[in-house]
C1' cells in the first nucleotide's frame, strides 16, 4: 500500500419503554322536551273499575371524571435489544499478500 471480514457509527424493519389517544370497566349524569314504576292528588263512571300523570325511586343517552390491567391509532436518538443493508461516510483493532 492492497484485499478480506469484524466492532463502533449511519440507514431500514421489528420488538420493548415513554407520551398522547380509542375501546373496556367504575362513578356521576335529564325539573320537563328519555324509559319504567308511579305515593298523594286530578279526570271519567251510579258502582265495579279505568285514564292521564306531578313528586319520589330505579335504569339510561349525550357529556364529565377516574384508576390497575388489557386494547385501537399515532408520535418519539429512550434502548443501542434482534435482523438486515450501505458505501469508504468516519473511526478502532484483526487476518493475508506485497514493497521499503
Nucleotide at each position: 500500500g492492497a484485499c478480506c471480514g469484524g466492532g463502533c457509527c449511519c440507514u431500514g424493519c421489528g420488538c420493548a419503554g415513554c407520551c398522547g389517544u380509542u375501546c373496556c370497566c367504575u362513578g356521576u349524569g335529564a325539573a320537563c322536551c328519555c324509559c319504567g314504576u308511579c305515593a298523594g292528588g286530578u279526570c271519567c263512571g251510579g258502582a265495579a273499575g279505568g285514564a292521564a300523570g306531578c313528586a319520589g325511586c330505579g335504569g339510561u343517552a349525550a357529556g364529565c371524571a377516574g384508576u390497575c390491567a388489557g386494547u385501537u391509532c399515532g408520535g418519539u436518538g429512550u434502548g443501542c435489544c434482534g435482523c438486515a443493508g450501505u458505501u469508504u461516510a468516519g473511526u478502532c483493532g484483526g487476518g493475508u499478500c506485497u514493497g521499503a
The RNA shown here (Bacterial small signal recognition particle RNA) has 100 nucleotides and comes from an Armatimonadota bacterium. The sequence was found by an Rfam model in a public genome assembly. It matches the Rfam family "Bacterial small signal recognition particle RNA". The family's RNA type in Rfam is non-coding RNA gene. The prediction has a mean pLDDT of 76.